Overview:
The RNA shown here (transfer RNA) has 75 nucleotides and comes from Roseiflexus castenholzii. RNAcentral records the identical sequence in 7 taxa. NCBI's taxonomy places the organism under Bacteria, Bacillati, Chloroflexota, Chloroflexales, Roseiflexus. Rfam family: tRNA. It is annotated as a transfer RNA. Rfam describes the family as follows. Transfer RNA (tRNA) molecules are approximately 80 nucleotides in length.
[in-house]
RNA sequence: GGGCCGCUAGCUCAAUGGCAGAGCGCGUCGCUCAUAACGACUGGGUUCCAGGUUCGAGUCCUGGGCGGCCCACCA
Numbered sequence: 001g002g003g004c005c006g007c008u009a010g011c012u013c014a015a016u017g018g019c020a021g022a023g024c025g026c027g028u029c030g031c032u033c034a035u036a037a038c039g040a041c042u043g044g045g046u047u048c049c050a051g052g053u054u055c056g057a058g059u060c061c062u063g064g065g066c067g068g069c070c071c072a073c074c075a
Stems, first nucleotide, its partner, number of pairs: 001071007010024004018055001027041004048064005
């Protein structure tokens, strides 16, 4: 320098262009002598950033950022 993949809740990940979700974790309550386990409930989001297309974008397009993999080049 070239190519490919990824970026969404605290973590791991879903989401056919049409209400942004799950599991785990956190919090509260129950249960227990108590803790754990278990059960119930609740909260938590500028979907990496900026534009574009569209009635409508997490999703499609362009540019940028960050991370990973491969190739090439130099020494």